Source information
Transfer RNA from Gallowayella weberi, 71 nucleotides, folded computationally.

[in-house]
RNA sequence: AUCUUAUUAGCUCAAUGGUAGAGCAGGAUACUUCUAAUAUCUUGAUCAAAGUUCGAAUCUUUGAUAAGAUU
Numbered sequence: 001a002u003c004u005u006a007u008u009a010g011c012u013c014a015a016u017g018g019u020a021g022a023g024c025a026g027g028a029u030a031c032u033u034c035u036a037a038u039a040u041c042u043u044g045a046u047c048a049a050a051g052u053u054c055g056a057a058u059c060u061u062u063g064a065u066a067a068g069a070u071u
Base pairs, nucleotide, nucleotide: 001070002069003068004067005066006065007064010024011023012022013021018054026042027041028040029039030038047063048062049061050060051059
C1' cells in the first nucleotide's frame, strides 16, 4: 500500500428488508430467623455519517476501531 472479516444491553451471542430477542449480570418483590438458592416482575443496546426503499441492525458508499492475509 491492497484485500478480507468483524463492530448489537455491563459480558457472551441471536435476528432471511417488516414491533431488536435470549442467557449471564444489575434492580424490585415474594419466600427464609439471616444469607444463599428458588419464583415472579423489571431496567438497559444496533460504531459514525450519507444514500436506496413505504419500511434498513440487515442493501450501497465513505469514515473509525479491531483482527487477519498478501506485498
The prediction has a mean pLDDT of 82. Taxonomically the source falls in Gallowayella (Eukaryota, Fungi, leotiomyceta, Teloschistales). RNAcentral holds the sequence, with entries from ENA. Its Rfam family is "tRNA". Rfam describes the family as follows. Transfer RNA (tRNA) molecules are approximately 80 nucleotides in length. Their secondary structure includes four short double-helical elements and three loops (D, anti-codon, and T loops). It is annotated as a transfer RNA. The literature on the family includes a 1997 paper in Nucleic Acids Res by Lowe and Eddy, "tRNAscan-SE: a program for improved detection of transfer RNA genes in genomic sequence".